[in-house]
């Protein structure tokens, strides 16, 4: 250059055209003589950007940027 995926809390990671999920971290609480475990709760996301379809886009089209992997 051309084709393929993949992009989602600090991390990993689910997911469908209609309030975005868990699990892990950080705090607070119960348990403890304390600390670990466990057990409740809280807090943390412009769903890469930008455009388009739609009543509504994290979903679906187009473009653009990463990061991967294949071909020249």
């Nucleotide at each position: 250059g051309g084709g393929g995926u993949c992009g989602u809390g600090g991390u990993u990671u689910a997911g469908u055209g209609g309030c975005a999920u868990a699990a892990u971290u950080u705090c607070c609480g119960c348990u403890u003589a304390g600390g670990g475990u466990g057990c409740g709760g809280a807090a943390g996301g412009u769903c890469c950007c930008g455009g388009g379809u739609u009543c509504g886009a994290u979903u679906c089209c187009c473009g653009g940027c990463g990061g991967c992997c294949c071909c020249c």

A computed fold for a 72-nucleotide RNA from Dunaliella primolecta, annotated as transfer RNA. A source record names the gene tRNA-Pro-AGG-2-1. It matches the Rfam family "tRNA". From the family's description: Transfer RNA (tRNA) molecules are approximately 80 nucleotides in length. The family's RNA type in Rfam is transfer RNA. RNAcentral holds the sequence, with entries from GtRNAdb.